[in-house]
Context: one part of a larger RNA
């Protein structure tokens, strides 16, 4: 000097990104216990008190050994005499919850979850594995089932848009492959010939009107499918604001809620609260750069090694370090 511990005057978070670490609390018995609430909880809420040893009388229990209550007495610095054994409260955010996860830097607000919704599937089911007209899972199940997708307890709700993309339905017309094919043209040559050529049938090569499925175009439906949800100008007898009007565009122009938010750039927004002093925090406000409804919206008791803020208690975290043990 470092490590692991112990103790500390006065102060008590002034430390620090942050009470990180440490300290406080602690088992048991008695009293007592608020807001909120899904009536289960919250709750060991909080906050108080007790304990060792001896004993007459009284009361209770007894397995008759004793035990308990009450009252009185005794000792020590200290009676759960050592050790093991919640610090607490108030208020936000997120996720309902118990659970799961990055073996070896992340345990969470991420994943899962019960519940909700949509879609597919009628049984040799859909779907999946398999080189497969094999076989297997699904399932010795049968739509209250199985598969896929999203959301994520519960409560109140979930607005408008089908123009684009997707999916589902439709079948008239257009387009349209293989295949079929009337016909046309070339080659070949029996024959004919004015000797230049012409040229049937067959065979063969090429072209081809027309016929021809799905798909696409087309016509509808569908958003708890992928997704989307405006601009400018004017207007009320102070001013300001704009219920109201005009106009352009759109498939439709953001409803209920919530809102400087885990989303707010400007921003330490403005007002209120808390502090002597608060870029954080809580409550409001709302032209929201760029909230918003199962990519769910807003609430919510309980729960959380989650995360923000405040307080009480407590302390070597600090003022400011000192001493001791190993």
């Nucleotide at each position: 000097u470092g490590g692991u511990c112990g103790u500390g005057a006065a102060g008590g978070a002034a430390u620090u990104a942050g009470g990180c670490a440490a300290a406080u609390u602690g088992a048991c018995c008695c009293c007592g216990u608020a807001c909120g609430u899904u009536c289960g909880c919250a709750a060991u809420a909080a906050g108080g008190g007790g304990g060792c040893c001896c004993u007459c009388c009284u009361c209770c229990c007894u397995u008759c050994g004793g035990g308990g209550a009450a009252a009185g007495g005794g000792c020590g610095c200290a009676g759960a005499g050592a050790a093991u054994a919640g610090g607490c409260u108030c208020u936000g955010g997120c996720g309902a919850c118990u659970g799961u996860u990055u073996a070896u830097c992340a345990a969470a607000a991420a994943c899962a979850c019960a519940g909700c919704u949509c879609u597919g599937u009628g049984c040799u089911a859909a779907c999946u594995c398999g080189u497969a007209u094999a076989g297997a899972g699904g399932a010795u199940g049968u739509a209250u089932a199985c598969a896929g997708a999203g959301u994520g307890a519960c409560g109140c709700u979930u607005g408008c848009c089908c123009g684009g993309u997707g999916c589902c339905g439709g079948a008239a017309u257009g387009u349209c492959a293989c295949g079929g094919a009337a016909g046309c043209a070339g080659g070949u040559u029996a024959g004919c010939u004015u000797c230049g050529g012409c040229g049937a049938a067959g065979c063969u090569u090429g072209c081809a009107a027309c016929c021809u499925a799905a798909g696409c175009a087309c016509c509808g439906g569908u958003a708890a499918a992928c997704g989307g949800c405006g601009g400018c100008c004017g207007u009320a007898a102070c001013u300001a604001u704009g219920a109201c009007g005009g106009u352009c565009c759109u498939a439709a122009g953001g409803u209920a809620g919530c809102g400087a938010a885990g989303u707010u750039c400007c921003u330490u927004g403005u007002c209120g609260g808390g502090u002597a002093a608060g870029u954080u925090c809580c409550g409001a406000c709302g032209c929201g750069c760029a909230u918003g409804a199962a990519u769910a919206g807003c609430g919510u008791a309980a729960c959380g090694a989650c995360u923000g803020g405040a307080g009480c208690a407590c302390u070597g975290u600090c003022u400011c370090c000192a001493c001791g043990a190993c």
This is a predicted structure of a 326-nucleotide part of an RNA (large-subunit ribosomal RNA, domain IV) from a Phycisphaerales bacterium. It was read from a public genome assembly. It matches the Rfam family "Bacterial large subunit ribosomal RNA". NCBI's taxonomy places the organism under Bacteria, Pseudomonadati, Planctomycetota, Phycisphaerae, Phycisphaerales.